[in-house]
């Protein structure tokens, strides 16, 4: 320098045909318990890396940029 893949709650991680962003852990509240843990119930938490574009509608498609990983020279 070129090519390929990736970036999504606090963490991991789905959404693959463009149509309400799951799930698990963690956190908070309640139940249970003498207390704690476990268990059960509920709640909160995401400008889907950034900036544009296409579209009625984008996490997903197109362009550029940043960062991480890999391959080639």
């Nucleotide at each position: 320098u070129g090519c390929c893949g990736g970036a999504u709650g606090g963490u991991g991680g789905a959404a693959u045909u463009g149509g309400c962003a799951a799930c698990a852990c963690a956190u908070c509240a309640g139940a249970c318990u003498u207390u704690g843990a476990u268990u059960c119930u509920g709640a909160a938490a995401a400008u889907u890396a950034c900036a544009g574009g296409u579209u009625c509608g984008a996490g997903a498609c197109c362009u550029g940029u940043u960062c991480c990983g890999g391959c080639a020279a």
RNAcentral holds the sequence, with entries from ENA and MGnify. A computed fold for a 73-nucleotide RNA from a Cyclobacteriaceae bacterium, annotated as transfer RNA. Rfam family: tRNA. It is annotated as a transfer RNA. Model confidence (mean pLDDT): 80 of 100. The organism belongs to Cyclobacteriaceae, within Bacteria.